[in-house]
Formats: sequence, C1' cells, structure tokens
RNA sequence: GCGCGUAUGGCGGAAUUGGCAGACGCACUAGACUUAGGAUCUAGCGGGAAACCGUGGGGGUUCAAGUCCCUCUACGCGCACCA
Repeated sequence: GCGCGUAUGGCGGAAUUGGCAGACGCACUAGACUUAGGAUCUAGCGGGAAACCGUGGGGGUUCAAGUCCCUCUACGCGCACCA
C1' cells in the first nucleotide's frame, strides 16, 4: 500500500425488510427485609432543567439510518512491498 472484519451506556450483549436504540444479563442507586452483611423483593439506572441529543468522527440518500452510500480514525486478520 491492497483486501476483509470490528467499533452501540460503567461492563457484556440485542435490535426482521431501514420504522420508538440499548431488549436481556451484570454492576450501580434508593427503599423493604436483617442485629449487621449476603441472598431475596420493589422502584430506578446514557447526556440534558427541559426541549432535545446520543450507535467510533464527518458528510450524503430518505418522511425515517445502528442498519444503505462516500470519506476519515482506531484496532484485529490476511496479502503485497522493502530489507
């Protein structure tokens, strides 16, 4: 340099054919229970006061994009080049 693959909350990991992103699990927070802790149960748990925003960055197509197209970045694999 060329080709292929991967990138989603704190972590793992989903999302048919483009149609409410983060289901589900773990962790965490509050409460209940307990002498206390663990376990269990209930509620919550991306950012933001809200409107809204958020799928590695930027751009495009579309009424609508994690998903399709272009480009860039990082990482992994293969090939090539150099020596």
Background: The RNA shown here (transfer RNA) has 83 nucleotides and comes from Paenibacillus albiflavus. The organism belongs to Paenibacillus, within Bacteria. The sequence was found in a public genome assembly. Rfam family: tRNA. By type it is a transfer RNA. Rfam links the family to the GO term triplet codon-amino acid adaptor activity. The coordinates come from a structure-prediction model, not an experiment, and the mean pLDDT is 81.